[in-house]
This record gives sequence, structure tokens and C1' cells, in this order.
RNA sequence: GGAGUUGGCCAGGCAAUCGCUCUGUACAUAAGUGCAGGGAGGAAAGUCCGGGCUCCACAGGACAGAGUGCCAGGUAACACCUGGGGGGCGCGAGCCUACGGAAAGUGCCACAGAAAAUAUACCGCCAGCUUCGGCUGGUAAGGGUGAAAUGGUGCGGUAAGAGCGCACCGCGUGUCUGGCAACAGGCAUGGCAGGGUAAACCCCACUCGGAGCAAGACCAAAUAGGGGGACAUGAUGUGCGGUCCGCACUGUUCCCGGGUAGGUUGCUUGAGGUGUGCGGUGACGCACAUCCCAGAUGAAUGAUUGUCACGAGCCAGUUCGCUGGUUCGAUACAGAACCCGGCUUACCGGCCGACUCCCACU
Repeated sequence: GGAGUUGGCCAGGCAAUCGCUCUGUACAUAAGUGCAGGGAGGAAAGUCCGGGCUCCACAGGACAGAGUGCCAGGUAACACCUGGGGGGCGCGAGCCUACGGAAAGUGCCACAGAAAAUAUACCGCCAGCUUCGGCUGGUAAGGGUGAAAUGGUGCGGUAAGAGCGCACCGCGUGUCUGGCAACAGGCAUGGCAGGGUAAACCCCACUCGGAGCAAGACCAAAUAGGGGGACAUGAUGUGCGGUCCGCACUGUUCCCGGGUAGGUUGCUUGAGGUGUGCGGUGACGCACAUCCCAGAUGAAUGAUUGUCACGAGCCAGUUCGCUGGUUCGAUACAGAACCCGGCUUACCGGCCGACUCCCACU
């Protein structure tokens, strides 16, 4: 100097003018006005996980259903995070990984191929027979098919072959060592257990009640409407099939609860932010100090101008590193709605730290 990997941060600044919303305060019956202060994000988004909070349900157990799935730790909890192990990729920094069980059972495996799994043999190789066309038997080394073919390589062995025998590797079993564990390594032993697939059914282990701030609580309009009491009163009215009794339908007034519109609350002091110290490899935890930092509800948090910052062009100067002037351009993704912890997705541009590889020079 070039090419990369990884962790974190910012998301335009300032000023003026005009607005919006909340809180406090003064004036005011009120509407409102003045003053002071606060006013979006790293994702507020998707609503995909996990919790707090609220209401409902609930003896206990089992089944069903859903989810998770190497080990240890963190946490209120998690499918998240940290550290580690196994596997894959990369020269490397590093990245990816649902990674329990396929000798419990069932299903599936296109095309090609003899055969895709209770097995089996197209070509070939070997032996025997032969009418010389082939036939019978042995074999699974070699060829061929396929994404995948019954452990791999080599030597021995054999008619040709074969874990048939042996060595190494792989695998299973037993044991020892290291590690909390996942797992790794050593030794002994078994000729090999008999394809793949479980984000296919399934088995095993663990976890899980339901609904959500439109939850829930309170106040409570009307020419709405319900229940009860008292009083008044007339038509021999209407309804209960006819008749009698009774009741209801009417008016005034009092009491009572339910509850719609609407309003209040829930509502923002919280697993909270910042700083320092300590413990831990780390996620994180503990202690102390300090701070209060949106709360709207047709839904505020904005607009205009100037200037600075960024990029490009032109002109002038220059110690060739740049400096000054001028013109143009870009400034993203996106807008809280009960609150937190995560994940995922979107994003103009810029800054900082750590590390790797290559080239050149010393």
C1' cells in the first nucleotide's frame, strides 16, 4: 500500500420566525392567555418468541395437543445470550450448524439400474457341459446405473473371488485416563452388527391453563328503558274466548339498581438510565453515588429561512501537502399508543477499536 474478518458508536449541528402537545404556575366563572420546563427510534416496524400486569378458569392424576432437542452457565423467562464440544467451509482472522433415537414399529426413496432393501446379478471373471448358438453352477474383486449400492486401502489367499485370513483406518462392545459435562485420548476385544430419510409418522426427555389495556376498575346524559311504593282518576273503554272477580294498559310523585353515548382511571418510577468500584474468560451479577427522561386518543413531537458540516465541477493562489472563492447536488430507513427482554426485517452516509492474508522497502 492492497484485500478481507469482527466488535461497537452516530443517524445532521446552531440561530431566527411561525405553530402542535403535556406538566407546573399566575390571572380568569369558563373558554383561554402569559411565564417556566419536557416532547420518538435503532429499529418506535413485523407482531415471530419470552415475561410483568389484568380478568376468567382450576382438587389430584392420566390422555390428547403444541413447543423445545450436543454440554455447562446467564436470566424474571425464552426458541434469546455467553463459554465449550462435535461436524462442515475458508490459506487465515473467522463464519455456518434443530446437533437425541434408524438393531421398537410403519411409511417413502423420481429417472436410470440386475437390485433402492423379507432381497438380488446386466456385462465381466472362473469351473463344468456343449449341437459352439449357448446352458448350468460359483463369485461380487472389475465395468455399468444412480443423489445414494451391503465398511475403506494394501498384502496374503483362491479355479475365480470373498473379512476367508492379516496390518492400518473406520465402526460396535468393555475398560482406563483427562474433563462438572458434551466429548477427547489410550488399551483390550468382536470380523462388522447389515443403505438413506425423524423441520415423515413415531419413540424418548423436558416445558406449557385461556384471553388480552378494545385487559380491568370507577363515574354516568337522554322525549331510551327496567323494578318497587304512595296518591289520583274515568270511560261499566281495550286485552286475558263469553259472564263474575281479579290483573294489566293512564297520570303525578318518590326510591332503587343495571347500563349505552361520553368521561375518568389503568398510564408510565421501571427486571429504569448514567458513572465508579469489585467478582467472573464471558453473558452477567453485586455495592455505592447520581438522575427523572414522551404520554397523544382522528391521535402532538412540525414547517420556512440563514449558516456550518459532506460530495462533485469551475476559477485563483501555492511551499504541490493544500488554501480561498463560486456553482450544483445528496442527507436514508422510518412515526411511540400498557410496559419490558429478545429475534427478524429495512436503512443515505460516516466514525472508532481489535485481528488476518498478500505485496514492496528497511
Annotation: RNAcentral holds the sequence, with entries from ENA. Predicted 3D model of a 362-nucleotide RNA (Bacterial RNase P class A) from a Gammaproteobacteria bacterium. It matches the Rfam family "Bacterial RNase P class A". By type it is a ribozyme. Taxonomically the source falls in Gammaproteobacteria (Bacteria, Pseudomonadati, Pseudomonadota).